[in-house]
A computed fold for a 472-nucleotide part of an RNA from Candidatus Amulumruptor caecigallinarius, annotated as small-subunit ribosomal RNA, 3' major domain.

Context: one part of a larger RNA
RNA sequence: UGACGGGGACCCGCACAAGCAGCGGAGCAUGUGGUUUAAUUCGAAGCAACGCGAAAAACCUUACCAAGACUUGACAUCGUAUGACCGCCAUAGAAAUAUGGUUUCCCUUCGGGGCAUAUAGACAGGUGGUGCAUGGUUGUCGUCAGCUCGUGUCGUGAGAUGUUCGGUUAAGUCCGAUAACGAGCGCAACCCUUAUUUCUAGUUACUAACAUUAAGUUGAGUUCUCUAGUGAUACUGCCGGUGACAAACCGGAGGAAGGUGGGGAUGACGUCAAAUCAUCAUGCCCCUUACGUCUAGGGCUACAGGCGUGCUACAAUGGCCAAUACAAAAAGAAGCAAUACCGCGAGGUUGAGCAAAUCUCUAAAGUUGGUCUCAGUUCGGAUUGGAGUCUGCAACUCGACUCCAUGAAGUUGGAAUCGCUAGUAAUCCUGAAUCAGAAUGUCAGGGUGAAUACGUUCCCGGGUGUUGUACA
Numbered sequence: 001u002g003a004c005g006g007g008g009a010c011c012c013g014c015a016c017a018a019g020c021a022g023c024g025g026a027g028c029a030u031g032u033g034g035u036u037u038a039a040u041u042c043g044a045a046g047c048a049a050c051g052c053g054a055a056a057a058a059c060c061u062u063a064c065c066a067a068g069a070c071u072u073g074a075c076a077u078c079g080u081a082u083g084a085c086c087g088c089c090a091u092a093g094a095a096a097u098a099u100g101g102u103u104u105c106c107c108u109u110c111g112g113g114g115c116a117u118a119u120a121g122a123c124a125g126g127u128g129g130u131g132c133a134u135g136g137u138u139g140u141c142g143u144c145a146g147c148u149c150g151u152g153u154c155g156u157g158a159g160a161u162g163u164u165c166g167g168u169u170a171a172g173u174c175c176g177a178u179a180a181c182g183a184g185c186g187c188a189a190c191c192c193u194u195a196u197u198u199c200u201a202g203u204u205a206c207u208a209a210c211a212u213u214a215a216g217u218u219g220a221g222u223u224c225u226c227u228a229g230u231g232a233u234a235c236u237g238c239c240g241g242u243g244a245c246a247a248a249c250c251g252g253a254g255g256a257a258g259g260u261g262g263g264g265a266u267g268a269c270g271u272c273a274a275a276u277c278a279u280c281a282u283g284c285c286c287c288u289u290a291c292g293u294c295u296a297g298g299g300c301u302a303c304a305g306g307c308g309u310g311c312u313a314c315a316a317u318g319g320c321c322a323a324u325a326c327a328a329a330a331a332g333a334a335g336c337a338a339u340a341c342c343g344c345g346a347g348g349u350u351g352a353g354c355a356a357a358u359c360u361c362u363a364a365a366g367u368u369g370g371u372c373u374c375a376g377u378u379c380g381g382a383u384u385g386g387a388g389u390c391u392g393c394a395a396c397u398c399g400a401c402u403c404c405a406u407g408a409a410g411u412u413g414g415a416a417u418c419g420c421u422a423g424u425a426a427u428c429c430u431g432a433a434u435c436a437g438a439a440u441g442u443c444a445g446g447g448u449g450a451a452u453a454c455g456u457u458c459c460c461g462g463g464u465g466u467u468g469u470a471c472a
Stems, first nucleotide, its partner, number of pairs: 001472002003469003007466001009464005015456002019420002022417001026312007034303002042053002064298002067295004073123001077122002079119005087102006105114003125287002128285003134281002136276003139272001141270001146185006152161003164177004191264004196232002199229004205222003210219002235258001238252005314413001318372007331360002335354002340349003379410001384405007426448007
């Protein structure tokens, strides 16, 4: 100087407390340890692995297994020779491929070039090893308020000072004091979005007035809504109080908004030999008729039991039936698909319109009426049988959905444990990426919309002084 302490002081955080809703019990989905297997490819491992890499494993993907094949190779560059090769047809085969038949080069500045085949080796190739050889990228402490430097001063020196102290702040934020004076990386601001508004613009958007219609449908118009550009607005600016005449704090006015207005992006010096050689790149080591490459099939989907994360429930604040209202944000051409007809339905036939503020896709909870009357039920929907639809060469292993029948566990969950402070939790639907098909996952969008916070003794994590030390 650090690190550590079941030393002490101060401060902060959904850390506790106060509340709300969960998980842990059930069924299923998904990931994982284990076990099994020819293979169940590999990685991730307390927080910070476990709906993670994977924004999509039927084939492909695919790296794994057994089998069948190839060896200058599936891919790249270079030499020589040839002029076809590809394609199509037949045969064998699971296919890769092999054999046979058929067809038979292109461009040219005539030097050659392209393409293909054969052949020789240099080489290709490796999702093989090492993340403890590395780059790059990422997680975490933590959006915590810290981490340092120059000159000066102090100390024999390691170092100290500044960065401490009194206030204050979300903040090493600011003020005051001060052997320090300044500066840098962080904080804040600058950026995006949301909340109010001016001006400009007015179609595909909108409709107050006039006319018109079944309908902003059309004429008409840009007042409003909205769209998307440009400005404005908030700064403790104003008032009162407290304070050290400071910084600041408390209350008030005005205001759409008030004290960083809400949200996002943004992650200092460093820590964990943290993660990744399987995104990529790369040193070294290893394989080279195989640890490379091709093919069809299987596996990654196995299953006594364990764990994590979710979904659906256990019902009356509910289930079922009928009627009816209101979004936002996205996406659309090998696409989104209206309408009409057929089907109980999944869906099928048709195919208007739309590269879209024009067309399409477009809510549910809610409200109104009826029924059920506390039951393992008109709750719950697992499982199983049958019949189908769709995608796709192909749904057996192994897809999603529909209809009929079946109708399991489950009556609110032990110890323990998670999230959340406001348009939040809870709850209700919608869309997108990936994608032929296949979400209860992920990411986004809106609808309805709470309760509680006395406080900092305690638990956990962090920050700043101080103290002790058998530690470095």
Description
The full RNA is in RNAcentral, with records from ENA and SILVA. It matches the Rfam family "Bacterial small subunit ribosomal RNA". Its family is annotated with ribosome and structural constituent of ribosome in the Gene Ontology.